The RNA shown here (SAM riboswitch aptamer (S box leader)) has 90 nucleotides and comes from a mouse gut metagenome.

[in-house]
Formats: sequence, structure tokens, C1' cells
RNA sequence: CUUAUGAAGAGAGACUGAGGGACAGGCCCUAUGAAGUCCAGCAACCUAUUAAGUUAGGUGCUAAAUCCUGCGACGUUGUCGGAAGAUGAG
Repeated sequence: CUUAUGAAGAGAGACUGAGGGACAGGCCCUAUGAAGUCCAGCAACCUAUUAAGUUAGGUGCUAAAUCCUGCGACGUUGUCGGAAGAUGAG
């Protein structure tokens, strides 16, 4: 850079101990334990495999719609599209 996907799903575990939700604005989560590591789980993008997501491997994921908005059109407080960011494959 190209392309696909995104309102589903998954922790009352262990260690540790203050931050986290990309960015900005909001709004939230957090010592009833953030981030991280391990373990557990979900899912099914890739490879192989199977009667079968069946099994194994490579990723990914496990608060809230990608938490919401961020630009545009219509419209009237919402719908659609886009941008940006995320993940897979190339």
C1' cells in the first nucleotide's frame, strides 16, 4: 500500500500493584485491584487436517458498538457513507 472484518462470543484464577479505554474532546473503568506476566477461555482470519470449527499450529481477542463524537450528505438529534485507528491475509 491492497483487501476482508467489526452491535455476537470469552476470567468472581495466580503473581504483581497504578493506571487504563490509539489520538483530541467527551464519557467511563479502576485498591470490590489498572497496565503487565502466567494460566484459563472465546473465536475461526491463515496453514494443515476432519464426517463435522473436528483436531493441531500461527495470529487475534476476553468492560461499554471500534465506548461515543471528530469529515460529508440527507435530515433533525437520527440514518447512511467516509476518515482515522484495530486485527487477519497478501

The prediction has a mean pLDDT of 85. Of the family's consensus pairs, 96% are formed in the model.